The part of an RNA shown here (small-subunit ribosomal RNA, 5' domain) has 520 nucleotides and comes from an uncultured bacterium.
[in-house]
Context: one part of a larger RNA
RNA sequence: GGACGAACGCUGGCGGCGUGCUUAAUACAUGCAAGUCGAGCGAGGUUACUGUUUUGGAUCCCUUCGGGGUGAAGAAGCUUUAACCUAGCGGCGGACGGGUGAGUAACGCGUGGGUAACCUACCCCAAAGUCCGGGAUAACAGCGGGAAACCGCUGCUAAUACCGGAUGCCUUUACCUUGGGGCAUCUUGAGGUAAAGAAAGGUAACGCUUUGGGAUGGGCCCGCGUCCCAUUAGCUAGUUGGUGAGGUAACGGCUCACCAAGGCAACGAUGGGUAGCUGGUCUGAGAGGACGAUCAGCCACACUGGAACUGAGACACGGUCCAGACUCCCACGGGAGGCAGCAGUGGGGAAUCUUGCGCAAUGGGCGGAAGCCUGACGCAGCAACGCCGCGUGAACGAAGAAGGCCUUCGGGUUGUAAAGUUCUGUCAGGGGGGACGAAGAGUUGACGGUACCCCCAGAGGAAGCCCCGGCUAACUACGUGCCAGCAGCCGCGGUAACACGUAGGGGGCGAGCGUUGUCC
Repeated sequence: GGACGAACGCUGGCGGCGUGCUUAAUACAUGCAAGUCGAGCGAGGUUACUGUUUUGGAUCCCUUCGGGGUGAAGAAGCUUUAACCUAGCGGCGGACGGGUGAGUAACGCGUGGGUAACCUACCCCAAAGUCCGGGAUAACAGCGGGAAACCGCUGCUAAUACCGGAUGCCUUUACCUUGGGGCAUCUUGAGGUAAAGAAAGGUAACGCUUUGGGAUGGGCCCGCGUCCCAUUAGCUAGUUGGUGAGGUAACGGCUCACCAAGGCAACGAUGGGUAGCUGGUCUGAGAGGACGAUCAGCCACACUGGAACUGAGACACGGUCCAGACUCCCACGGGAGGCAGCAGUGGGGAAUCUUGCGCAAUGGGCGGAAGCCUGACGCAGCAACGCCGCGUGAACGAAGAAGGCCUUCGGGUUGUAAAGUUCUGUCAGGGGGGACGAAGAGUUGACGGUACCCCCAGAGGAAGCCCCGGCUAACUACGUGCCAGCAGCCGCGGUAACACGUAGGGGGCGAGCGUUGUCC
RNA backbone atom coordinates (compact mmCIF):
# COMPACT_ATOMS: atom_id res chain seq x y z
C1' G A 1 0.00 0.00 0.00
C1' G A 2 -3.98 -3.53 -0.80
C1' A A 3 -7.88 -6.63 1.33
C1' C A 4 -12.06 -7.86 5.10
C1' G A 5 -18.77 -11.68 6.47
C1' A A 6 -15.39 -7.20 10.50
C1' A A 7 -15.77 -4.58 15.42
C1' C A 8 -15.05 0.16 18.22
C1' G A 9 -15.05 5.96 18.46
C1' C A 10 -16.98 10.55 16.26
C1' U A 11 -20.27 11.90 12.37
C1' G A 12 -24.29 10.77 8.95
C1' G A 13 -28.45 13.40 2.96
C1' C A 14 -30.24 10.08 -1.29
C1' G A 15 -30.17 5.93 -4.69
C1' G A 16 -28.55 1.12 -7.19
C1' C A 17 -26.37 -3.72 -6.43
C1' G A 18 -24.55 -7.00 -2.98
C1' U A 19 -23.64 -8.79 2.14
C1' G A 20 -25.24 -9.73 7.32
C1' C A 21 -24.05 -15.40 14.43
C1' U A 22 -16.80 -15.91 12.13
C1' U A 23 -18.61 -17.08 19.29
C1' A A 24 -22.40 -21.84 22.29
C1' A A 25 -23.08 -28.54 16.52
C1' U A 26 -25.79 -23.83 23.23
C1' A A 27 -31.24 -24.31 25.07
C1' C A 28 -35.62 -23.25 22.61
C1' A A 29 -42.02 -20.30 23.66
C1' U A 30 -45.15 -19.45 19.14
C1' G A 31 -46.51 -19.66 13.91
C1' C A 32 -45.35 -21.55 9.27
C1' A A 33 -41.45 -24.76 6.24
C1' A A 34 -44.59 -31.69 2.26
C1' G A 35 -48.05 -32.75 0.39
C1' U A 36 -51.31 -34.32 -3.43
C1' C A 37 -54.75 -37.59 -6.36
C1' G A 38 -62.58 -38.57 -5.81
C1' A A 39 -60.58 -39.83 -13.54
C1' G A 40 -58.08 -46.40 -8.04
C1' C A 41 -61.86 -47.85 -3.68
C1' G A 42 -65.85 -48.39 -0.21
C1' A A 43 -68.27 -45.08 3.13
C1' G A 44 -70.21 -40.55 5.16
C1' G A 45 -71.95 -35.56 4.42
C1' U A 46 -73.81 -30.68 2.04
C1' U A 47 -76.64 -28.30 -1.89
C1' A A 48 -79.83 -28.51 -6.07
C1' C A 49 -83.00 -31.62 -9.31
C1' U A 50 -86.42 -36.04 -10.73
C1' G A 51 -89.77 -39.71 -9.06
C1' U A 52 -92.47 -41.84 -5.03
C1' U A 53 -94.52 -42.57 0.11
C1' U A 54 -96.13 -40.40 4.66
C1' U A 55 -97.64 -36.00 6.95
C1' G A 56 -99.86 -31.47 6.10
C1' G A 57 -104.04 -28.95 5.38
C1' A A 58 -104.54 -23.54 1.90
C1' U A 59 -108.11 -23.07 -2.21
C1' C A 60 -112.40 -24.67 -4.64
C1' C A 61 -117.06 -27.68 -5.13
C1' C A 62 -121.41 -30.14 -2.88
C1' U A 63 -124.25 -29.78 1.60
C1' U A 64 -129.91 -32.12 4.76
C1' C A 65 -125.06 -27.12 7.97
C1' G A 66 -123.77 -32.64 11.26
C1' G A 67 -120.40 -33.12 7.26
C1' G A 68 -118.36 -35.10 2.43
C1' G A 69 -115.03 -34.47 -1.78
C1' U A 70 -110.67 -31.82 -4.16
C1' G A 71 -106.09 -31.68 -2.69
C1' A A 72 -101.64 -26.40 -3.32
C1' A A 73 -97.42 -24.44 -0.18
C1' G A 74 -94.37 -26.55 3.60
C1' A A 75 -91.93 -30.81 6.46
C1' A A 76 -89.80 -35.92 6.80
C1' G A 77 -88.10 -40.76 4.57
C1' C A 78 -86.51 -43.46 0.21
C1' U A 79 -84.79 -42.75 -4.79
C1' U A 80 -82.57 -40.53 -9.89
C1' U A 81 -79.09 -37.15 -11.68
C1' A A 82 -75.43 -33.29 -11.03
C1' A A 83 -71.84 -30.33 -8.34
C1' C A 84 -68.84 -30.11 -4.06
C1' C A 85 -66.35 -31.73 0.72
C1' U A 86 -63.44 -35.58 3.10
C1' A A 87 -61.68 -39.22 8.01
C1' G A 88 -60.04 -44.15 6.05
C1' C A 89 -57.89 -48.01 2.37
C1' G A 90 -54.76 -47.39 -2.04
C1' G A 91 -50.97 -44.69 -5.44
C1' C A 92 -47.00 -41.21 -6.10
C1' G A 93 -43.96 -37.81 -3.40
C1' G A 94 -41.86 -37.27 1.84
C1' A A 95 -33.99 -40.00 -0.23
C1' C A 96 -35.50 -33.56 -3.91
C1' G A 97 -35.48 -28.76 -2.31
C1' G A 98 -33.57 -25.96 2.54
C1' G A 99 -29.70 -25.86 6.94
C1' U A 100 -24.95 -26.63 9.30
C1' G A 101 -19.32 -27.85 9.38
C1' A A 102 -19.59 -31.12 14.67
C1' G A 103 -16.86 -35.31 12.88
C1' U A 104 -13.35 -36.68 9.02
C1' A A 105 -5.84 -36.47 7.29
C1' A A 106 -9.88 -40.47 4.50
C1' C A 107 -10.31 -42.98 -2.30
C1' G A 108 -13.27 -37.78 2.01
C1' C A 109 -12.07 -34.27 -1.86
C1' G A 110 -9.53 -32.84 -6.70
C1' U A 111 -7.94 -34.89 -11.27
C1' G A 112 -7.50 -38.95 -14.80
C1' G A 113 -9.18 -43.78 -15.63
C1' G A 114 -11.74 -48.79 -14.86
C1' U A 115 -16.42 -51.71 -13.99
C1' A A 116 -15.38 -59.03 -18.32
C1' A A 117 -17.92 -56.83 -10.71
C1' C A 118 -23.11 -53.24 -10.65
C1' C A 119 -28.16 -50.70 -9.82
C1' U A 120 -31.39 -46.80 -11.73
C1' A A 121 -38.63 -44.95 -9.78
C1' C A 122 -40.60 -41.23 -12.98
C1' C A 123 -39.12 -40.01 -18.75
C1' C A 124 -38.11 -41.59 -24.22
C1' C A 125 -37.82 -45.58 -28.28
C1' A A 126 -39.04 -50.67 -29.70
C1' A A 127 -41.45 -55.76 -29.19
C1' A A 128 -45.21 -58.69 -26.85
C1' G A 129 -49.26 -59.16 -23.51
C1' U A 130 -53.29 -57.39 -20.17
C1' C A 131 -57.11 -64.47 -19.30
C1' C A 132 -59.86 -67.18 -15.11
C1' G A 133 -60.70 -67.08 -10.05
C1' G A 134 -60.29 -66.43 -4.47
C1' G A 135 -59.94 -64.93 0.64
C1' A A 136 -59.30 -60.86 3.72
C1' U A 137 -58.97 -55.89 6.01
C1' A A 138 -59.41 -50.46 7.41
C1' A A 139 -63.25 -47.07 7.26
C1' C A 140 -68.23 -48.14 9.63
C1' A A 141 -71.33 -50.39 13.71
C1' G A 142 -71.61 -52.58 18.65
C1' C A 143 -69.09 -53.56 23.31
C1' G A 144 -64.99 -52.56 26.45
C1' G A 145 -60.22 -50.30 28.68
C1' G A 146 -57.53 -45.48 29.57
C1' A A 147 -56.79 -38.90 32.81
C1' A A 148 -54.53 -38.66 28.18
C1' A A 149 -51.63 -40.60 24.18
C1' C A 150 -54.19 -44.27 22.31
C1' C A 151 -55.72 -49.45 22.44
C1' G A 152 -58.49 -54.31 22.52
C1' C A 153 -62.63 -57.76 21.11
C1' U A 154 -66.86 -59.01 17.90
C1' G A 155 -69.46 -58.14 13.22
C1' C A 156 -69.96 -56.02 7.86
C1' U A 157 -67.61 -54.19 3.14
C1' A A 158 -64.44 -52.26 -1.57
C1' A A 159 -60.30 -51.60 -4.74
C1' U A 160 -55.24 -49.94 -9.51
C1' A A 161 -54.50 -53.31 -1.72
C1' C A 162 -53.34 -58.95 -1.22
C1' C A 163 -53.26 -64.15 -3.01
C1' G A 164 -53.94 -68.77 -6.31
C1' G A 165 -54.19 -70.76 -11.31
C1' A A 166 -53.46 -70.27 -16.84
C1' U A 167 -50.56 -68.40 -21.09
C1' G A 168 -44.98 -67.12 -22.27
C1' C A 169 -43.14 -62.82 -27.47
C1' C A 170 -39.51 -62.67 -23.62
C1' U A 171 -36.21 -63.33 -19.28
C1' U A 172 -33.38 -66.47 -15.70
C1' U A 173 -31.03 -71.16 -14.48
C1' A A 174 -29.09 -76.14 -15.88
C1' C A 175 -27.55 -79.35 -19.87
C1' C A 176 -26.39 -80.52 -25.25
C1' U A 177 -24.72 -78.89 -30.46
C1' U A 178 -22.24 -74.94 -32.93
C1' G A 179 -19.83 -69.90 -34.49
C1' G A 180 -17.16 -65.32 -33.14
C1' G A 181 -14.40 -61.98 -29.55
C1' G A 182 -11.22 -60.75 -25.47
C1' C A 183 -7.61 -59.04 -20.71
C1' A A 184 -6.84 -64.93 -16.48
C1' U A 185 -11.39 -65.45 -14.23
C1' C A 186 -14.54 -64.77 -19.10
C1' U A 187 -17.88 -62.49 -22.94
C1' U A 188 -21.23 -62.73 -27.15
C1' G A 189 -24.49 -65.04 -31.28
C1' A A 190 -27.70 -69.27 -33.31
C1' G A 191 -30.49 -73.94 -32.41
C1' G A 192 -32.64 -77.73 -29.00
C1' U A 193 -34.49 -79.87 -24.09
C1' A A 194 -36.21 -79.11 -18.99
C1' A A 195 -37.73 -76.05 -14.84
C1' A A 196 -39.27 -71.31 -12.89
C1' G A 197 -41.36 -66.33 -13.64
C1' A A 198 -46.47 -61.55 -15.45
C1' A A 199 -50.50 -58.23 -15.20
C1' A A 200 -55.23 -53.85 -13.01
C1' G A 201 -58.22 -51.72 -13.92
C1' G A 202 -60.63 -47.12 -14.85
C1' U A 203 -63.13 -45.19 -18.38
C1' A A 204 -61.83 -43.07 -23.10
C1' A A 205 -57.83 -38.17 -21.18
C1' C A 206 -54.79 -42.35 -18.36
C1' G A 207 -52.71 -46.76 -16.78
C1' C A 208 -50.65 -52.16 -15.66
C1' U A 209 -47.10 -56.57 -16.89
C1' U A 210 -42.59 -58.85 -19.32
C1' U A 211 -38.25 -57.80 -22.21
C1' G A 212 -34.36 -55.05 -25.01
C1' G A 213 -32.17 -50.21 -25.70
C1' G A 214 -31.54 -44.98 -24.34
C1' A A 215 -31.33 -40.81 -21.09
C1' U A 216 -30.48 -39.28 -16.16
C1' G A 217 -28.76 -40.27 -11.36
C1' G A 218 -25.75 -43.25 -8.45
C1' G A 219 -22.59 -47.68 -6.13
C1' C A 220 -17.68 -49.86 -6.17
C1' C A 221 -12.27 -50.05 -7.60
C1' C A 222 -7.47 -47.87 -9.13
C1' G A 223 -2.95 -44.10 -10.52
C1' C A 224 -1.42 -39.25 -8.90
C1' G A 225 -2.08 -34.89 -5.53
C1' U A 226 -3.89 -33.24 -0.53
C1' C A 227 -1.38 -29.51 6.89
C1' C A 228 2.05 -29.72 11.49
C1' C A 229 5.04 -32.71 15.24
C1' A A 230 10.49 -37.85 15.10
C1' U A 231 10.74 -33.86 21.97
C1' U A 232 5.54 -39.82 18.30
C1' A A 233 9.83 -45.50 15.89
C1' G A 234 8.01 -49.37 15.71
C1' C A 235 2.48 -50.85 14.36
C1' U A 236 -1.01 -55.01 13.28
C1' A A 237 -4.93 -60.88 15.12
C1' G A 238 -9.85 -60.53 10.61
C1' U A 239 -4.33 -58.69 11.22
C1' U A 240 -1.92 -60.40 5.47
C1' G A 241 -3.01 -64.23 1.98
C1' G A 242 -5.48 -68.89 0.38
C1' U A 243 -9.78 -72.65 0.05
C1' G A 244 -14.96 -73.12 0.81
C1' A A 245 -19.54 -71.03 2.24
C1' G A 246 -22.79 -66.97 3.35
C1' G A 247 -24.15 -62.02 2.10
C1' U A 248 -24.74 -57.78 -1.47
C1' A A 249 -27.38 -54.56 -7.09
C1' A A 250 -22.08 -55.73 -7.36
C1' C A 251 -16.07 -57.02 -6.39
C1' G A 252 -13.92 -57.76 -1.84
C1' G A 253 -12.03 -60.51 5.29
C1' C A 254 -17.67 -57.55 3.83
C1' U A 255 -18.89 -61.90 7.38
C1' C A 256 -17.91 -66.97 8.97
C1' A A 257 -15.23 -72.01 9.17
C1' C A 258 -10.52 -74.13 8.15
C1' C A 259 -5.32 -73.56 6.52
C1' A A 260 -0.72 -70.80 6.00
C1' A A 261 2.28 -66.66 8.59
C1' G A 262 1.95 -63.00 6.79
C1' G A 263 1.02 -57.28 6.01
C1' C A 264 2.80 -51.87 6.95
C1' A A 265 7.14 -48.69 8.18
C1' A A 266 12.87 -43.67 7.87
C1' C A 267 10.18 -42.76 0.21
C1' G A 268 7.90 -41.58 7.84
C1' A A 269 4.09 -46.75 9.38
C1' U A 270 1.76 -46.08 14.26
C1' G A 271 0.52 -42.15 17.60
C1' G A 272 -0.63 -36.94 18.80
C1' G A 273 -2.38 -32.00 17.14
C1' U A 274 -5.18 -29.23 13.63
C1' A A 275 -8.76 -29.19 9.61
C1' G A 276 -14.74 -30.44 5.84
C1' C A 277 -12.34 -30.70 0.29
C1' U A 278 -12.61 -28.06 -4.41
C1' G A 279 -13.97 -24.29 -8.33
C1' G A 280 -12.20 -20.11 -6.22
C1' U A 281 -11.05 -15.37 -2.86
C1' C A 282 -7.13 -11.86 -1.14
C1' U A 283 -2.22 -10.35 -2.06
C1' G A 284 1.96 -10.31 -5.29
C1' A A 285 5.39 -8.10 -11.55
C1' G A 286 5.60 -13.19 -11.12
C1' A A 287 7.06 -17.41 -8.46
C1' G A 288 4.75 -17.86 -4.19
C1' G A 289 2.04 -17.01 0.48
C1' A A 290 -2.63 -16.84 3.23
C1' C A 291 -7.71 -18.07 3.30
C1' G A 292 -12.09 -21.57 1.78
C1' A A 293 -17.99 -15.99 4.04
C1' U A 294 -21.66 -15.18 0.04
C1' C A 295 -22.36 -18.30 -5.32
C1' A A 296 -21.38 -23.39 -7.52
C1' G A 297 -19.74 -28.97 -7.24
C1' C A 298 -18.70 -33.08 -3.80
C1' C A 299 -18.73 -35.08 1.29
C1' A A 300 -20.46 -35.53 6.32
C1' C A 301 -24.17 -34.56 10.07
C1' A A 302 -29.53 -33.75 11.96
C1' C A 303 -30.45 -33.65 20.74
C1' U A 304 -26.15 -37.93 21.95
C1' G A 305 -25.11 -43.22 20.75
C1' G A 306 -26.90 -47.65 18.24
C1' A A 307 -30.15 -50.39 14.86
C1' A A 308 -32.92 -51.92 11.18
C1' C A 309 -37.89 -51.45 8.45
C1' U A 310 -40.26 -49.52 4.00
C1' G A 311 -38.69 -48.37 -0.70
C1' A A 312 -36.05 -47.85 -7.42
C1' G A 313 -33.32 -45.03 -4.05
C1' A A 314 -32.38 -43.98 3.20
C1' C A 315 -29.85 -46.78 7.51
C1' A A 316 -33.81 -41.45 6.36
C1' C A 317 -33.40 -33.14 9.50
C1' G A 318 -39.57 -31.93 10.12
C1' G A 319 -40.18 -41.52 9.62
C1' U A 320 -39.80 -46.08 13.15
C1' C A 321 -37.44 -48.84 17.35
C1' C A 322 -33.88 -49.16 21.65
C1' A A 323 -30.65 -46.74 25.20
C1' G A 324 -28.95 -41.91 27.40
C1' A A 325 -29.09 -36.63 28.89
C1' C A 326 -32.56 -32.67 29.03
C1' U A 327 -37.58 -30.25 28.78
C1' C A 328 -42.97 -30.62 29.24
C1' C A 329 -48.04 -33.04 30.58
C1' C A 330 -50.05 -36.47 34.22
C1' A A 331 -55.62 -38.70 37.56
C1' C A 332 -48.49 -41.32 39.29
C1' G A 333 -50.59 -46.17 36.06
C1' G A 334 -48.25 -43.67 31.82
C1' G A 335 -47.30 -40.36 27.81
C1' A A 336 -45.09 -36.12 24.53
C1' G A 337 -40.69 -33.50 22.28
C1' G A 338 -36.01 -32.46 19.20
C1' C A 339 -35.26 -24.85 14.77
C1' A A 340 -27.41 -27.11 12.23
C1' G A 341 -35.55 -25.19 7.74
C1' C A 342 -37.91 -19.43 7.72
C1' A A 343 -38.88 -15.74 11.16
C1' G A 344 -38.29 -15.16 16.39
C1' U A 345 -36.52 -15.82 22.12
C1' G A 346 -32.96 -16.60 26.23
C1' G A 347 -27.72 -17.31 26.68
C1' G A 348 -22.58 -16.63 24.88
C1' G A 349 -20.06 -12.60 22.51
C1' A A 350 -16.45 -6.88 20.35
C1' A A 351 -20.33 -8.41 16.90
C1' U A 352 -24.37 -10.11 12.76
C1' C A 353 -31.46 -8.47 10.62
C1' U A 354 -38.38 -8.86 10.16
C1' U A 355 -42.22 -13.64 14.72
C1' G A 356 -43.12 -9.13 6.86
C1' C A 357 -45.76 -9.87 1.50
C1' G A 358 -46.69 -13.31 -2.55
C1' C A 359 -46.93 -17.98 -5.20
C1' A A 360 -47.22 -12.84 -10.23
C1' A A 361 -42.28 -15.05 -12.27
C1' U A 362 -38.44 -19.39 -12.13
C1' G A 363 -38.15 -24.26 -10.17
C1' G A 364 -40.18 -28.62 -7.48
C1' G A 365 -44.23 -32.54 -5.61
C1' C A 366 -49.10 -34.60 -6.81
C1' G A 367 -52.97 -34.51 -10.56
C1' G A 368 -55.57 -36.01 -17.32
C1' A A 369 -56.71 -31.09 -16.10
C1' A A 370 -58.70 -27.14 -13.26
C1' G A 371 -55.84 -26.72 -9.31
C1' C A 372 -53.59 -27.59 -4.37
C1' C A 373 -48.91 -27.38 -1.63
C1' U A 374 -44.08 -24.93 -1.74
C1' G A 375 -40.27 -19.67 4.67
C1' A A 376 -37.21 -23.25 -2.39
C1' C A 377 -37.79 -18.85 -4.77
C1' G A 378 -39.42 -13.76 -6.11
C1' C A 379 -39.80 -9.36 -3.29
C1' A A 380 -40.19 -5.91 0.65
C1' G A 381 -38.15 -4.43 5.91
C1' C A 382 -33.59 -3.39 9.23
C1' A A 383 -27.93 -2.23 9.30
C1' A A 384 -22.86 3.40 5.85
C1' C A 385 -21.39 -3.71 6.64
C1' G A 386 -19.10 -3.28 1.49
C1' C A 387 -18.70 -1.46 -3.69
C1' C A 388 -20.52 2.21 -7.13
C1' G A 389 -23.11 6.80 -8.43
C1' C A 390 -25.23 11.65 -6.96
C1' G A 391 -26.02 15.84 -3.82
C1' U A 392 -25.24 19.44 0.19
C1' G A 393 -25.53 24.84 -5.10
C1' A A 394 -23.59 28.10 -9.64
C1' A A 395 -21.84 32.89 -11.61
C1' C A 396 -20.66 37.86 -10.34
C1' G A 397 -19.22 40.23 -6.01
C1' A A 398 -13.09 44.60 -2.39
C1' A A 399 -15.39 49.68 1.04
C1' G A 400 -10.59 43.53 0.85
C1' A A 401 -17.07 44.93 5.88
C1' A A 402 -17.81 43.21 10.91
C1' G A 403 -16.00 39.52 14.20
C1' G A 404 -11.96 36.01 15.42
C1' C A 405 -6.56 35.08 15.58
C1' C A 406 -1.58 36.97 15.20
C1' U A 407 1.29 41.47 15.32
C1' U A 408 7.43 44.47 15.00
C1' C A 409 0.96 48.17 16.26
C1' G A 410 2.59 49.75 10.34
C1' G A 411 -0.26 45.79 9.37
C1' G A 412 -1.10 40.52 8.15
C1' U A 413 -4.62 36.48 7.90
C1' U A 414 -9.47 34.16 7.83
C1' G A 415 -10.94 36.02 2.38
C1' U A 416 -14.58 36.17 -2.99
C1' A A 417 -14.96 33.57 1.94
C1' A A 418 -19.61 36.19 3.92
C1' A A 419 -23.25 39.95 2.97
C1' G A 420 -25.38 41.55 -1.70
C1' U A 421 -27.01 40.83 -7.09
C1' U A 422 -28.39 37.46 -11.00
C1' C A 423 -29.50 32.39 -11.80
C1' U A 424 -30.21 26.86 -11.72
C1' G A 425 -33.35 22.91 -9.88
C1' U A 426 -29.92 17.13 -9.23
C1' C A 427 -31.63 14.63 -4.55
C1' A A 428 -35.36 15.19 -0.83
C1' G A 429 -40.96 17.43 -0.70
C1' G A 430 -46.08 18.18 -3.12
C1' G A 431 -49.46 17.22 -7.48
C1' G A 432 -50.64 14.50 -12.24
C1' G A 433 -49.64 10.30 -15.50
C1' G A 434 -47.70 5.43 -15.10
C1' A A 435 -44.94 0.52 -16.88
C1' C A 436 -41.54 -3.89 -18.72
C1' G A 437 -41.24 -8.19 -15.98
C1' A A 438 -47.18 -12.00 -18.61
C1' A A 439 -44.93 -16.95 -21.36
C1' G A 440 -50.53 -17.48 -23.64
C1' A A 441 -56.12 -15.07 -27.76
C1' G A 442 -58.71 -13.59 -23.02
C1' U A 443 -57.69 -13.54 -17.71
C1' U A 444 -53.50 -13.48 -14.17
C1' G A 445 -48.16 -8.70 -10.72
C1' A A 446 -46.33 -9.93 -4.30
C1' C A 447 -42.91 -6.09 -5.76
C1' G A 448 -46.17 -1.32 -6.56
C1' G A 449 -49.18 3.44 -7.74
C1' U A 450 -42.62 1.20 -7.31
C1' A A 451 -39.21 2.56 -11.46
C1' C A 452 -39.82 6.16 -15.11
C1' C A 453 -42.11 10.80 -17.39
C1' C A 454 -44.46 15.81 -16.74
C1' C A 455 -45.59 20.03 -13.56
C1' C A 456 -44.93 23.15 -8.90
C1' A A 457 -42.41 26.04 -5.20
C1' G A 458 -37.94 27.32 -3.22
C1' A A 459 -30.90 27.87 -1.89
C1' G A 460 -34.34 26.42 0.86
C1' G A 461 -33.92 20.12 4.26
C1' A A 462 -28.37 17.68 3.67
C1' A A 463 -20.50 17.84 6.45
C1' G A 464 -17.86 15.67 8.98
C1' C A 465 -13.50 13.04 10.65
C1' C A 466 -8.29 12.62 11.30
C1' C A 467 -3.73 15.05 11.35
C1' C A 468 0.10 19.45 11.37
C1' G A 469 8.45 17.39 15.66
C1' G A 470 11.09 13.71 11.80
C1' C A 471 9.52 9.46 8.93
C1' U A 472 4.93 12.52 6.44
C1' A A 473 1.58 17.10 3.32
C1' A A 474 0.40 20.90 7.04
C1' C A 475 2.52 26.70 12.42
C1' U A 476 1.50 30.29 15.45
C1' A A 477 -0.53 32.08 20.29
C1' C A 478 -2.06 30.99 25.18
C1' G A 479 -2.44 27.44 29.32
C1' U A 480 0.49 23.64 31.84
C1' G A 481 5.46 23.03 34.09
C1' C A 482 8.87 15.31 34.12
C1' C A 483 2.44 17.55 36.42
C1' A A 484 -1.63 16.69 33.41
C1' G A 485 -0.78 14.09 29.35
C1' C A 486 1.04 12.16 24.04
C1' A A 487 3.23 8.03 21.49
C1' G A 488 3.41 3.38 15.22
C1' C A 489 9.22 3.97 15.69
C1' C A 490 12.69 7.69 17.11
C1' G A 491 10.94 10.10 21.25
C1' C A 492 8.11 14.86 23.64
C1' G A 493 6.71 17.41 28.87
C1' G A 494 11.38 19.62 34.78
C1' U A 495 8.71 28.18 33.01
C1' A A 496 9.09 31.02 26.11
C1' A A 497 6.69 23.00 24.30
C1' C A 498 5.69 23.92 16.05
C1' A A 499 5.35 16.83 19.95
C1' C A 500 0.52 17.70 26.16
C1' G A 501 -4.59 20.82 26.34
C1' U A 502 -7.38 24.88 23.90
C1' A A 503 -7.88 28.61 20.07
C1' G A 504 -6.79 30.71 15.23
C1' G A 505 -4.67 29.08 10.80
C1' G A 506 -3.20 25.02 7.65
C1' G A 507 -2.89 19.74 5.35
C1' G A 508 -5.48 15.08 3.95
C1' C A 509 -9.82 12.34 2.91
C1' G A 510 -14.98 13.08 2.42
C1' A A 511 -20.92 10.51 3.83
C1' G A 512 -17.54 9.22 5.67
C1' C A 513 -12.99 9.60 8.68
C1' G A 514 -9.86 7.45 12.22
C1' U A 515 -8.50 3.20 15.59
C1' U A 516 -8.08 -2.04 16.58
C1' G A 517 -7.72 -7.12 14.71
C1' U A 518 -6.20 -10.56 10.67
C1' C A 519 -3.78 -11.87 5.80
C1' C A 520 -0.43 -10.72 1.65
Model confidence (mean pLDDT): 85 of 100.